[in-house]
């Protein structure tokens, strides 16, 4: 590699090498020589999991909930996961086909923790 499980509208930059792409993929729509991606030095953020205070719960093992805790793995630092991709539901404009808006469920993607 695959798989189960939880999130995903909050957050978060400053040099230095480099020199064109980048946003996961289609399609839009952006971001970018006022410097993309990448690498390097700092510095931040708070998802998860760990330490870590307080509360609750428990015979224990331990569990749960709050934090203005950042201790340690990771992980993040333009737009909602940028929108949208499949189904449905409602409204409203249409002679049918259909078209648009909102909303819900996936489904595909990140991220974490487990198995593996």
């Nucleotide at each position: 590699a695959g798989c189960u499980c939880a999130u995903c509208g909050a957050g978060a930059c400053c040099g230095g090498c480099u020199g064109a792409g980048g946003g996961a993929c289609a399609g839009g729509c952006c971001c970018a020589g006022u410097g993309a991606a990448g690498c390097c030095g700092g510095g931040g953020c708070a998802a998860c999991c760990u330490g870590u205070a307080g509360c609750g719960c428990a015979c224990a093992c331990g569990c749960g909930c709050u934090g203005u805790u950042g201790u340690g793995g990771u992980g993040c630092c333009a737009a909602u996961u940028c929108c949208u991709g499949c189904g449905g539901a409602a409204g409203c404009g249409a002679a049918c086909g259909c078209g648009c808006u909102u909303c819900c469920g996936a489904a595909a993607g990140a991220u974490g923790a487990g198995u593996g």